Molecule: transfer RNA
Organism: bovine gut metagenome
RNA sequence: GAGUAGCUCAGUUGGUAGAGUCGCGGUCUCCAAAACCGUUGGUCGUGGGUUCGAGUCCUACCUC
Numbered sequence: 001g002a003g004u005a006g007c008u009c010a011g012u013u014g015g016u017a018g019a020g021u022c023g024c025g026g027u028c029u030c031c032a033a034a035a036c037c038g039u040u041g042g043u044c045g046u047g048g049g050u051u052c053g054a055g056u057c058c059u060a061c062c063u064c
Base pairs, nucleotide, nucleotide: 001064002063003062006021007020008019009018015052023039024038025037026036027035045061046060047059048058049057
């Protein structure tokens, strides 16, 4: 310094957690691929604290 979806990563001054990819379904096709459309999926590394409210701030620890 980093840790957020199976993987790669966003997340604004603290205010309802997202994209791409993968998977699944559909359109298209003689079939398949590609393309396009839709969709599933998260205790935000763990515990504690501050706050009306924490992915975000503070603290200890774990992993790289």